[in-house]
RNA sequence: AGAAGAGUAAAGAUUCAUUCGUUAAGUGUCCGAAGGACGGGGAGUUGCCGUCGGAACGAAAAGUGUUUUCACUUGCGGUUUGAAUCUUGCAUCCCGCUUCA
Numbered sequence: 001a002g003a004a005g006a007g008u009a010a011a012g013a014u015u016c017a018u019u020c021g022u023u024a025a026g027u028g029u030c031c032g033a034a035g036g037a038c039g040g041g042g043a044g045u046u047g048c049c050g051u052c053g054g055a056a057c058g059a060a061a062a063g064u065g066u067u068u069u070c071a072c073u074u075g076c077g078g079u080u081u082g083a084a085u086c087u088u089g090c091a092u093c094c095c096g097c098u099u100c101a
Base pairs, nucleotide, nucleotide: 002100003099004098005097010088011087012086013085014084015083016082017081020077021076022075029055030054031053032052033051035049036048040095041094042093043092061074062073063072064071065070
């Protein structure tokens, strides 16, 4: 030189707890701007993730206490955050690492 392999950030699902909203914010969709992250090292996308601005769309409340728009309960929302489990996982390129020879 050659062959095989491991490992990340992160993403998704479920369960539990939790936040906010239910006087509609949030989530999701589209457009634009400026950023960030992407195995141990380097490079890095048309892929991924926030932030900001704009646009369109759009909802599930009920009960109890109480008589003040307050508290609680049960719900609802592509709701927030956290934990556990499971699944996926360097776009790609080069080098390195492990094993074989």